[in-house]
RNA sequence: GGGCCUAUGGUCUAGUGGCAUGACGUAGCAUUCGCAUUGCUGAAACGCGAGUUCGAUUCUCGCUAGGUCCA
Numbered sequence: 001g002g003g004c005c006u007a008u009g010g011u012c013u014a015g016u017g018g019c020a021u022g023a024c025g026u027a028g029c030a031u032u033c034g035c036a037u038u039g040c041u042g043a044a045a046c047g048c049g050a051g052u053u054c055g056a057u058u059c060u061c062g063c064u065a066g067g068u069c070c071a
Stems, first nucleotide, its partner, number of pairs: 001070007010024003018054001026042005047063005
């Protein structure tokens, strides 16, 4: 320098154009003398910019970061 892959709550993860899924963690409440466990409820995410589209996490282009292969 070139090819390919990946980027989603604090962490891991599902999602082939129409409300963003689940687990762990976390906050509150209940349970307990107390802690743990358990149950209920809540907050919390689509890397950045542009394009296509009525509508983009999803498709296209560029950038950034990481991985891998070639030189």
The RNA shown here (transfer RNA) has 71 nucleotides and comes from Parcubacteria group bacterium Gr01-1014_13. The prediction has a mean pLDDT of 84. It matches the Rfam family "tRNA". The family's RNA type in Rfam is transfer RNA. The source organism's lineage runs through Bacteria and Bacteria candidate phyla.